[in-house]
RNA sequence: CGAUUCAGAGGGACUGUCGCGGGUCGGGAAAGCCGGCGCGAGGAAAGUCGGGACAGCACAGAGCACCAUACUUCUUAACAGGAAGGUGUCCGCAAGGGCAACAGCAAGUGCCGCAGAAAAUUACCGCCUCUCACGAGGUAAGGGUGAAAACGCGAGGCAAGAGCUCACGCAGCGGGUGGUGACAUACCGUUGGGGUAAACCUUAUGGGCUGCAAAACCAUGUAUAGAGACGCUUGAGGGCUGCUCGUCCGAGUCUCAGGGUAGGUCGCUUGAGCCUGUGGGUGACCGCAGGUCUAGAGAAAUGACAGUCGCCCCGCAAGGGGAACAGAAUCCCGCUUACAACGCUGAAUCGUACC
Numbered sequence: 001c002g003a004u005u006c007a008g009a010g011g012g013a014c015u016g017u018c019g020c021g022g023g024u025c026g027g028g029a030a031a032g033c034c035g036g037c038g039c040g041a042g043g044a045a046a047g048u049c050g051g052g053a054c055a056g057c058a059c060a061g062a063g064c065a066c067c068a069u070a071c072u073u074c075u076u077a078a079c080a081g082g083a084a085g086g087u088g089u090c091c092g093c094a095a096g097g098g099c100a101a102c103a104g105c106a107a108g109u110g111c112c113g114c115a116g117a118a119a120a121u122u123a124c125c126g127c128c129u130c131u132c133a134c135g136a137g138g139u140a141a142g143g144g145u146g147a148a149a150a151c152g153c154g155a156g157g158c159a160a161g162a163g164c165u166c167a168c169g170c171a172g173c174g175g176g177u178g179g180u181g182a183c184a185u186a187c188c189g190u191u192g193g194g195g196u197a198a199a200c201c202u203u204a205u206g207g208g209c210u211g212c213a214a215a216a217c218c219a220u221g222u223a224u225a226g227a228g229a230c231g232c233u234u235g236a237g238g239g240c241u242g243c244u245c246g247u248c249c250g251a252g253u254c255u256c257a258g259g260g261u262a263g264g265u266c267g268c269u270u271g272a273g274c275c276u277g278u279g280g281g282u283g284a285c286c287g288c289a290g291g292u293c294u295a296g297a298g299a300a301a302u303g304a305c306a307g308u309c310g311c312c313c314c315g316c317a318a319g320g321g322g323a324a325c326a327g328a329a330u331c332c333c334g335c336u337u338a339c340a341a342c343g344c345u346g347a348a349u350c351g352u353a354c355c
Stems, first nucleotide, its partner, number of pairs: 001351008010342001012309007020040002023037005042325001046336002049334005054211004066207005071085005086102001087100005103202002108200002110196003124143002126139005151169002154166003170192006176185003216265003224257001226256005237249004273292008311322004
């Protein structure tokens, strides 16, 4: 210098014409009927996975059940997120890095293929004692099976052996010491119990249910429990009708009122907000100061065309071509996933050139 992989941050700018959705101002008697101005997708708006805000319903108190979480401290509104550490394990000569289903089988119960006598109160071969022998008893040194065989190893000891005893080592528990803590330990004492909790289970902590299609307000029409008035052949009311008369139908008609469908309003976008600077902290993160307002529809607008500049590719040039993943739906914080358009930063590996 180039290539590949991984991680991080960015992920075009402006103008014109015609449109679209909200807002606001003006015109208009009124109607998106017309005009002006201004605003109108993302780093993930995605998956809807974790946590919260907000809202309704439920809820004396306690226990059981059920579900979730599971090393520590910190961070935060909160989290199964994040930061800093501890322990174990893997890679590496090391420096260092990756990963963890990281509480408890030494509480109880269960389970442990094949092989093997035996997979947990184990005796097959061997060894020792007794017996004429069959056999009985002791024994985990040695052999054999197995992923694993009752702490390892050496010495003493013994009939032969055995933590039976001792030294060293390992592990559990209790104490001491250091650390906020997980934990560590050339300290003291004691014990020696195979594995398995991604088996039941035990321990500790936490946990009501439903989601903005939540919820609240107004309320047309139709039907109407209830209340009131009038009327039921002495005829309310209705049809024909501009009105009166007439004629026909006729047992209900009208008012109040409640819930509430359609529809409208609200919730609704100013918020754990964003940007810059600065201070504290190893860090996640927190404080302070200044600046800033940036979609809010209601089945869903955010578009199309043309041009200029920037970027990339092809080309000597003129010129031609290209632009990833993706699309708000109450809001916020995380996590995960996508991103082979394009460059930028960092790391690792490989290649080439030079010293």